Model confidence (mean pLDDT): 84 of 100. A computed fold for a 72-nucleotide RNA from Candidatus Peribacteria bacterium RIFCSPHIGHO2_02_FULL_49_16, annotated as transfer RNA. Its Rfam family is "tRNA". From the family's description: Transfer RNA (tRNA) molecules are approximately 80 nucleotides in length. Its family is annotated with triplet codon-amino acid adaptor activity in the Gene Ontology. The family's RNA type in Rfam is transfer RNA. NCBI's taxonomy places the organism under Bacteria, Bacteria candidate phyla, Candidatus Peregrinibacteriota, Candidatus Peribacteria.
RNA sequence: AGCGGGGUGGAGCAGUGGUAGCUCGCCAGGCUCAUAACCUGGAGGUCGCAAGUUCAAUUCUUGCCCCCGCAA
Numbered sequence: 001a002g003c004g005g006g007g008u009g010g011a012g013c014a015g016u017g018g019u020a021g022c023u024c025g026c027c028a029g030g031c032u033c034a035u036a037a038c039c040u041g042g043a044g045g046u047c048g049c050a051a052g053u054u055c056a057a058u059u060c061u062u063g064c065c066c067c068c069g070c071a072a
Base pairs, nucleotide, nucleotide: 002070003069004068005067006066007065010024011023012022013021018055026042027041028040029039030038048064049063050062051061052060
């Protein structure tokens, strides 16, 4: 070189064409004498990169990059 799986907020993961979400974490407030727990709210993502198809792409196609595995 070849085959398969994966890349989505700080972390772990959903989302298989129609406004990108969940848990934990972070910040602020509430509660408390105080901390934790609990409750409420908020910030944080150009969905690995580029091109193509489409009215519309995280999703489909192609190439490339990175990670894991198989085989050699």